[in-house]
RNA sequence: AGAGUUUGAUCCUGGCUCAGAUUGAACGCUGGCGGCAUGCUUAACACAUGCAAGUCGUACGCCUGUAGUAAUACAGGAGUGGCGGACGGGUGAGUAACGCGUGGGAAUCUACCUGGCAGUGGGGGAUAACCCGGGGAAACUCGGGCUAAUACCGCAUACGUCCCAAGGGGGAAAGCGGGGGACCGAAAGGCCUCGCGCUGUCAGAUGAGCCCACGUCCGAUUAGCUAGUUGGUAGGGUAACGGCCUACCAAGGCGAUGGUCGGUAGCUGGUCUGAGAGGAUGACCAGCCACACUGGGACUGAGAUAUGGCCCAGACUCCUACGGGAGGCAGCAGUGGGGAAUCUUGGACAAUGGGCGAAAGCCUGAUCCAGCAAUGCCGCGAGGGUGAAGAAGGCCUGCGGGUUGUAAAGCCCUUUCGAUGGGGAAGAAAAGCUUGGGGCUAAUACCUCCGAGUCUUGACGUUACCCAGAGAAGAAGCACCGGUUAACUCCGUGUUAGCAGUUGUGGUAAUACGGAGGGUGCAAGCGUUAAUCGGAAUUACUGGGCGUAAAGGGCGCGUAGGUGGCUUGGUAAGUCGGAUGUGAAAGCCCCGGGUUUAACCUGGGAACUGCAUUCGAUACUGCCUCGCUUGAGUACGGUAGAGGAGAGUGGAAUUCCCGGUGUAGCGGUGAAAUGCGUAGAUAUCGGGAGGAAUAUUAGUGGUGAAGGUGGCUCUCUGGACCGAUACUGAUACUGAGGCGUGAAAGCGUGGGGAGUAAACAGGAUUAGAUAUCCUGGUAGUCCACGCCCUAAAUGAUGAGAACUAGACGUUAGAGAAGUUUGUUCUCUAGUGUCGUAGUUAAUGUGUUAAGUUCUCCGCCUGGGGAGUACGGCCGUAAGGCUAAAACUCAAAGGAAUUGACGGGGGCCUGUACAAGCGGUGGAGCAUGUGGUUUAAUUCGAUGCAAUGCGAAGAAUUUUACCUGGCCUUGAUAUUCUCGGAACCCUGCAGAGAUGCGGGGGUGCCUUCGGGAGCCGAGAGAUAGGUGCUGUAUGGCUGUCGUCAGCUCGUGUUGUGAGAUGUUGGGUUAAGUCCCGUAAUGAGCGUAAUCCUCGUCCCUAGUUGCCAGCGGUUUGGCCGGGAAUUUUAGGGAGACUGCCGGUGAUAAACCGGAGGAAGGUGGGGAUGACGUCAAGUCAUUAUGGCCCUUAUGGCCAGGGUUACACACGUGCUACAAUGGCCAGUAUAGAGGGUUGUUAACCCGUGAGGGGGAGCUAAUCCUAUAAAGCUGGUCGUAGUCCAGAUCGGAGUCUGUAAUUUGACUCCGUGAAGUCGGAAUCGUUAGUAAUCGCGGAUUAGUAUGCCGCGGUGAAUACGUUUCCGGGCCUUGUACACACCGCCCGUCACACCAUGGGAGUUGGCUGUACCAGAAGUGGGUAGUCUAACCUUCGGGAGGGCGCUCACCACGGUAUGGUCAAUGACUGGGGUGAAGUUGUAAUAAGGUA
Repeated sequence: AGAGUUUGAUCCUGGCUCAGAUUGAACGCUGGCGGCAUGCUUAACACAUGCAAGUCGUACGCCUGUAGUAAUACAGGAGUGGCGGACGGGUGAGUAACGCGUGGGAAUCUACCUGGCAGUGGGGGAUAACCCGGGGAAACUCGGGCUAAUACCGCAUACGUCCCAAGGGGGAAAGCGGGGGACCGAAAGGCCUCGCGCUGUCAGAUGAGCCCACGUCCGAUUAGCUAGUUGGUAGGGUAACGGCCUACCAAGGCGAUGGUCGGUAGCUGGUCUGAGAGGAUGACCAGCCACACUGGGACUGAGAUAUGGCCCAGACUCCUACGGGAGGCAGCAGUGGGGAAUCUUGGACAAUGGGCGAAAGCCUGAUCCAGCAAUGCCGCGAGGGUGAAGAAGGCCUGCGGGUUGUAAAGCCCUUUCGAUGGGGAAGAAAAGCUUGGGGCUAAUACCUCCGAGUCUUGACGUUACCCAGAGAAGAAGCACCGGUUAACUCCGUGUUAGCAGUUGUGGUAAUACGGAGGGUGCAAGCGUUAAUCGGAAUUACUGGGCGUAAAGGGCGCGUAGGUGGCUUGGUAAGUCGGAUGUGAAAGCCCCGGGUUUAACCUGGGAACUGCAUUCGAUACUGCCUCGCUUGAGUACGGUAGAGGAGAGUGGAAUUCCCGGUGUAGCGGUGAAAUGCGUAGAUAUCGGGAGGAAUAUUAGUGGUGAAGGUGGCUCUCUGGACCGAUACUGAUACUGAGGCGUGAAAGCGUGGGGAGUAAACAGGAUUAGAUAUCCUGGUAGUCCACGCCCUAAAUGAUGAGAACUAGACGUUAGAGAAGUUUGUUCUCUAGUGUCGUAGUUAAUGUGUUAAGUUCUCCGCCUGGGGAGUACGGCCGUAAGGCUAAAACUCAAAGGAAUUGACGGGGGCCUGUACAAGCGGUGGAGCAUGUGGUUUAAUUCGAUGCAAUGCGAAGAAUUUUACCUGGCCUUGAUAUUCUCGGAACCCUGCAGAGAUGCGGGGGUGCCUUCGGGAGCCGAGAGAUAGGUGCUGUAUGGCUGUCGUCAGCUCGUGUUGUGAGAUGUUGGGUUAAGUCCCGUAAUGAGCGUAAUCCUCGUCCCUAGUUGCCAGCGGUUUGGCCGGGAAUUUUAGGGAGACUGCCGGUGAUAAACCGGAGGAAGGUGGGGAUGACGUCAAGUCAUUAUGGCCCUUAUGGCCAGGGUUACACACGUGCUACAAUGGCCAGUAUAGAGGGUUGUUAACCCGUGAGGGGGAGCUAAUCCUAUAAAGCUGGUCGUAGUCCAGAUCGGAGUCUGUAAUUUGACUCCGUGAAGUCGGAAUCGUUAGUAAUCGCGGAUUAGUAUGCCGCGGUGAAUACGUUUCCGGGCCUUGUACACACCGCCCGUCACACCAUGGGAGUUGGCUGUACCAGAAGUGGGUAGUCUAACCUUCGGGAGGGCGCUCACCACGGUAUGGUCAAUGACUGGGGUGAAGUUGUAAUAAGGUA
């Protein structure tokens, strides 16, 4: 520090997710040791049991026990009294507050402690304990009697203190212990002294109370709150100020800088995270606060409104004799409960600290220790060396090996930690006792301080630590391994099981599931989950944005607020600097020290970014002040304008009415119809009525803030611009709320209504058509007044100011120059186009900024839910403004790129259409397919691009299918063992495979061991499979398409995908060529090269040829010839080369010449990058899977040939351009020894016999047919057509029944030119005619070839189809067979409304009033003091008043839960219905 995820790819925006750190954690698996920490985050839920606050006999009396005769001493008990139970310990419910934090302040108190001053005199009356008696179950309590005090009360005194009218007045105390020389005393003792107390008071210290400034969460869908409320006066009250309380007076106080209300929350030092700023948090430790079962209350006291104290009310629990009582773990342990979850009913006061005490000491669940828990942090260990046969085993394998792996074993060492045994610190200082010295004192007592000696004091503790011996001995797991993210293979599974943080993975070869091997990362832990910060610049102060991604308010005026030109002086609030105080300690950081190290502990420093006080500085900002004119404004002179409001008025046009002319249609549409018209329309002329809108001018022209604004005239009126002076002197900009304005539609009232036109009606279109089109037509549109307040109210761009290249228009004005009226230049204000720098994700923008800056406002923070619900405000309504959440998704989106597509455009091309010719589709048959059937009808091919296809040939074989019969190392291959030559002939059984036999035969090479080949038997490795997967593959093939395209290097350009090149202008069959050009070159294609046909030449003449010569049986037959034809080798030829024209002078095109051939001469072969998961595992090859006495192998028979039907491809026809009969002419290219087969003979014929020749320019196949000549038929189901069937034959073959071909005789079906639709074809082509060949034993209408005869037409590119290039739009990229919307139906989820119902909190009014405090009161009682002895003062109880908790009544508010029914929303695999959007999406 980043990464993954939207796309075919790209850049951006933007969310989601991850890697890090952390935790009082929990869960899963695992677990050796130690140190240091930490441990109910939930039910402030309820608590059994034990302990957690006592102590003092040196305050007091009594009692008991022990010792003693006793005095008394010691120990203990309850009680009076004193001090302490306000600390310590726990918890975080409440509290949004002076509660906390920081810093200040004045009107206060403070026990114990310290210091100072002054005292401590003299009396009195009670009471508990105790005794007696009573009540009660108990808790406890009542009456009588006795008694003490440092308990209580007076009196005296009063330095100081308090009050005051300044004269005066008020107010204290207590003793206890130790020692003692003189003096007094009968004794006790007095007295003296020391110590501890006590009283008054002044200070200090400590602690506490109070006040103020600032800071301290969320919500405005909480906007107004407040009557003791705000202030004053007087009084009361308090330790103290104060509405703290009361009376009276005034009417204030708080609030948009957020009052009030609602929700949530203890606050802080700190902790976690972060670079920081921040964000989150407030366990442990420390400070403050609050609370103690819930609520209220006071008492005591220095201190509490206390709770391990009291009273009352309430809930709960317990005891009870039912009368009444007791209790409060949020102390330490512990229990139940809740929960994912949190420990022992331990030891000790040894240390530290606290309470009491003079002290010893006692108490102390504070504390110190131990126990439990990997809860966290830190440390240690689990061994080290050597060891290659790279062992075995595992896993993988390309079978060679690789890996686990020096890992193990083996050998040699070591012994931390643990276990065992032994030793062994520190934490301990004191106090007590003895003694020396100092202080106090009359004192060598006492007390106290310092020193020495002595005596002891340890829970932890079997401590830490050290030593010894033994022995590698006791000690490794967890998660992960597709990317993110370090780490890969095999097996199993087969969209199943499952995984998953995100993307995603799994549909038979899963590095993603499960297991294994291996690896990676951490390690006594490792993972998961939860949570916080980070990454996230994703709330942006540091540090973001708003044209199109989310985001500028519709526009203006203006309040508060914010901001503000130049300048003088002052001030010193902001700002800057210094100093002082504070910022607790701990923590963090730095430097040291102590634990073997570390964690941890500890010393010092720094820091604590803050606050306060004070001193200074004065540039900037603020404030006050002297001025200025450039911002702003005013006056003056001009200018333009659809600026606004009102009134009036004109012409054209539409419609209607009246009249004339006139006759059959008009109108409307893609085409029609509805409609109008013989009752006279439309058309046309004249006249009239009425409403609305204002042609031309007219212009990216004007004007206005925006919405908007258009005939002309008048009235009123706003603003802008230009020019030159004068004046004011910052008067300015922005603008939350607020106010105004605001298209269209809509609403209200009243008018108006020509045209147009929602709704509505009719006619069409359509599958439907509640639409589009047509004919009508009402609201509305118009006017006046009043509402509504929204728009894609858009420049999708807030307002103002300044600065920053230009060029070219245009509107308004001014100036200058030069010219004389055509110009040019300059300045200002608008309005446009292009464009530099810059900017931007790109597109774009660019002085009219989206550039560079300043000021102010508004708005945004993933998509959906939703601009919706609820609440509030506005509105007559429609609705508007404000504005969520649950839930759900991993995207949604912007710009640009490449493709594909378009019922987008342009150009071009093709038998694509058109122009022709001939077919198919109708019939019969052949053949293939589907379907059906079947034991089987084997399999594959399925739009074009399957269907006379694989199959160039199924009777058996083929054959893969079916039935039946057989074989199991197999029909075949390699290896091993044994035997035998091989092989030939033959019998029987069987459908055959096969089985059982008989006979013959004894080979070849040899180093004599044996070997090679062949046959048979046996065993295991293995064979075999037309079994599956063509979606695991190779190879081959089809198709787009013989279409002209497809790419690359370098360069350039763009952030990038990409672009450029390859686009453009021409041209071509062609990305063919030329020109231009940020491109320049190149490759695969095109073309050419290759084969063939067409002309000529050369060479060569046999089996071919025969012009000339000769012969001839008249047949190139022979001699001969080498010319021709021909054969087959080689060459020539054609290149737009030449001429003219067009073109840009190019490429090229048009025409012409010459030529056998002319513009690629005809035909063939040749198929770019790629597309279709196209076809083929059944040609072959091949991965994986499957079968192995069978899915392999052999055999016989059957089937692939079935047949209501449908389709494709063909053949033959329907006839006279013909059929039949007779005669007659002319090919080419092939094939042939398992062959072709002549002559000749037989047969009507198929064919049979026959056998010459031919391994082929020699022989054979082999008569070509259409044609031509002649005859006949005469338009008919025929002398057409030949299916079908009967009979008789021929040939092939082992075999012709299922199931061959052919022949003859007979039979003589449909069919008379074929609906919608559809195919082929542009010249030696179509059409037509025959011939040959491959395949086969045989079987051809198919296929592949060959020649004969031989046309018609093409104006052309508007349209259909296919294709190419450019361009455009796109929400498509599986690419239009795409994408995608809404209703309905079904399931689930959350949510709104809802008659209501239930509960929580709370407001107001009233009732009520426990305990308590305060006031009143004389009903009753009353020790101390006073007294005139009567009583009084004072007090208690009682009663009463005020305040008030719980409770109650009535009525509101608010929140939550629930509710028949209901509304929309979301999600869901294949549902239904249409097709709204995306292309001109078919009506933009």